[in-house]
RNA sequence: GGGCAGGUAGCUCAACAGUCAGAGCAGCCGUCUUAUAAGCGGCAGACGAAGGUGCAACUCCUUCCCUGCCUA
Numbered sequence: 001g002g003g004c005a006g007g008u009a010g011c012u013c014a015a016c017a018g019u020c021a022g023a024g025c026a027g028c029c030g031u032c033u034u035a036u037a038a039g040c041g042g043c044a045g046a047c048g049a050a051g052g053u054g055c056a057a058c059u060c061c062u063u064c065c066c067u068g069c070c071u072a
Stems, first nucleotide, its partner, number of pairs: 001071007010025004018055001027043005048064005
């Protein structure tokens, strides 16, 4: 240089183009306990960036950025 895959919450991962982007763990609050943990209830927290298509984009297209793999 060429090709492929990926980028969503603090971490690990979901999400046919169509309600409010969800789950587990972690965090915070409450409950329970003599206390801690576990359990139970609740809260906060994210679509890598910019354009395009479309009534509607995390999803499709283009470019860029980052990570990994293959190849020369």